[in-house]
Context: one part of a larger RNA
RNA sequence: GGCGUACGGUGAAUGCCUUGGCAUCAGUAGGCGAUGAAGGACGUGUUAAGCUGCGAUAAGCUUCGGGGAGAGGCAAAAACUCUUUGAUCCGGAGAUUUCCGAAUGGGAAAACCCAGCAGGGGUAAUGCUCUGUUAUCGGUGUAUGAAUAAAAUAGUGCAUCGAAGCGACACCCGGUGAAGUGAAACAUCUCAGUAACCGGAGGAAAAGAAAACAAUAGUGAUUCCGUAAGUAGUGGCGAGCGAACGCGGAACAGCCCAAACCACCUUGUUUACAGGGUGGGGUGUGGACCACAAUGUGGUAUCUCGAUGGAUAGCAAAAUGGUUUGGAAAGACCGGCCAUAGCGGGUGAUAGCCCCUUAUGCGAAAUCCUGACAGGGCCUAGUGGUAUCCCGAGUAGGUCGGAACACGUGAAACUCUGACUGAAUACAGGAGGCCCACCUCCUAAGGCUAAAUACUAACUGAUGACCGAUAGUGAACUAGUACCGUGAGGGAAAGGUGAAAAGAACCCCUUUUAGGGGAGUGAAAUAGAACCUGAAACCGUACGCUU
Numbered sequence: 001g002g003c004g005u006a007c008g009g010u011g012a013a014u015g016c017c018u019u020g021g022c023a024u025c026a027g028u029a030g031g032c033g034a035u036g037a038a039g040g041a042c043g044u045g046u047u048a049a050g051c052u053g054c055g056a057u058a059a060g061c062u063u064c065g066g067g068g069a070g071a072g073g074c075a076a077a078a079a080c081u082c083u084u085u086g087a088u089c090c091g092g093a094g095a096u097u098u099c100c101g102a103a104u105g106g107g108a109a110a111a112c113c114c115a116g117c118a119g120g121g122g123u124a125a126u127g128c129u130c131u132g133u134u135a136u137c138g139g140u141g142u143a144u145g146a147a148u149a150a151a152a153u154a155g156u157g158c159a160u161c162g163a164a165g166c167g168a169c170a171c172c173c174g175g176u177g178a179a180g181u182g183a184a185a186c187a188u189c190u191c192a193g194u195a196a197c198c199g200g201a202g203g204a205a206a207a208g209a210a211a212a213c214a215a216u217a218g219u220g221a222u223u224c225c226g227u228a229a230g231u232a233g234u235g236g237c238g239a240g241c242g243a244a245c246g247c248g249g250a251a252c253a254g255c256c257c258a259a260a261c262c263a264c265c266u267u268g269u270u271u272a273c274a275g276g277g278u279g280g281g282g283u284g285u286g287g288a289c290c291a292c293a294a295u296g297u298g299g300u301a302u303c304u305c306g307a308u309g310g311a312u313a314g315c316a317a318a319a320u321g322g323u324u325u326g327g328a329a330a331g332a333c334c335g336g337c338c339a340u341a342g343c344g345g346g347u348g349a350u351a352g353c354c355c356c357u358u359a360u361g362c363g364a365a366a367u368c369c370u371g372a373c374a375g376g377g378c379c380u381a382g383u384g385g386u387a388u389c390c391c392g393a394g395u396a397g398g399u400c401g402g403a404a405c406a407c408g409u410g411a412a413a414c415u416c417u418g419a420c421u422g423a424a425u426a427c428a429g430g431a432g433g434c435c436c437a438c439c440u441c442c443u444a445a446g447g448c449u450a451a452a453u454a455c456u457a458a459c460u461g462a463u464g465a466c467c468g469a470u471a472g473u474g475a476a477c478u479a480g481u482a483c484c485g486u487g488a489g490g491g492a493a494a495g496g497u498g499a500a501a502a503g504a505a506c507c508c509c510u511u512u513u514a515g516g517g518g519a520g521u522g523a524a525a526u527a528g529a530a531c532c533u534g535a536a537a538c539c540g541u542a543c544g545c546u547u
Stems, first nucleotide, its partner, number of pairs: 001546009015532001016496002020467002022464007029456002031166002039100003042055003046078002050074002061094006070082003105114003115134007136163009171202001172200005182189001186236001212219002223250005233241002254448003257392001261280008286390003289385004298379003302376003309369004314362003320335005336353002338342001344356003397421007407433001428443005483490002503531001506518004
């Protein structure tokens, strides 16, 4: 030096555990904000650095309920207090709520500086100080009021109502709108109307009651799912893109204007016209108009009331003893009991009967949600006639250029529209995939509309052939913290004594807040706080063999 055995050190794997995560489902809720939000700064405790709570009334104040013995957050300790005259705690309502922040009196390098006005406090007086108020834009009303004679308008003031900003990197609608990529290159094409940006809204949004489909038979608003179907098509006919009809389901709901015509009011004036307003009328089985008939039926998406049910604290809730091992019984053995409760968790090992729960039953002073019944309001028809009147105009359509339709300009309809044009009024007009005829269907150029559908930041409950501390969120711990960066931004590590601190009184060594040896606690201290288990690498000590 090597090998081996034993015992240690270091080290942290592994095992076990879970306070935390992940995912899904169901329900609730789907907003907050000038009555000052979200988010912060600074304060606030007897002692107080951080987190949490709160706001100069500052880990809190008032009140109404619940609850019933301890309490003064995480978080020990001391001190001092509170509490059956009901504290702490839980829930409802209220008060307070510094400064910044849309930030809004003016300003500013956020959490600061400086004002005006009204009222109060204080001073001999000024300074000082408290409360309220003073931003902008838009709507409405009102007062005033130029250029310009009147009137009007602009402007100006006042009052009043509203807006703004944030949010879930979600869902929805609209506007603008890529590229990597694929085509085995690349330009049409694709990715994709995606990502991104902007605007807007709601709990959903959007769409929506046929100028629709269909095809000789019929259907009857929209939305969503399944199918039709990877079909018909489209396509440098490449890569790819990709319907509809029909059928089966979910859910169902239909309505209101404009116009004709009538009545009233009103403006202009050439007194007969034109325009405006209000009310009636009316809306596609068209209507007005004329004739006849009906007064009662049904509906409601609107308002009031507020039954019922629910949310926000809670309450009651059955049934076990002995022996034994052990530090400890819930284990083992013996014998009982409950069960609409043998889900789950805890308790010194594995508990239906010890505790919390659980099945089940019950409960609200206050606030909120729901909205049965009832009432108010609103809506509600027909038959016949056909002479006259009406039926949404810079619209439909056309040409040129684009876009969108599964459809790339194609024979390319239908839809949208930048430019130029430009009809008809039911004897009319549009569509049925160029176009024409016949036939059929429908009535554009105005508007509203629940449900079925999409999503989940938040709250509640449940579940998992999901993770178990290099995993699972970046974060089980003072985590978006420490730290890095001028900044946008990047971004960790870090869990476990024990059943209970019983956390080692006292003594000893010593380089004296270290470390260790005794003693003591404990079942265990090789569980001693650098604390469960404690592998390996690596470092030793002792012994054996060997060179």
A computed fold for a 547-nucleotide part of an RNA from a Kiritimatiellales bacterium, annotated as large-subunit ribosomal RNA, domain I. Taxonomically the source falls in Kiritimatiellales (Bacteria, Pseudomonadati, Kiritimatiellota, Kiritimatiellia). The coordinates come from a structure-prediction model, not an experiment, and the mean pLDDT is 85.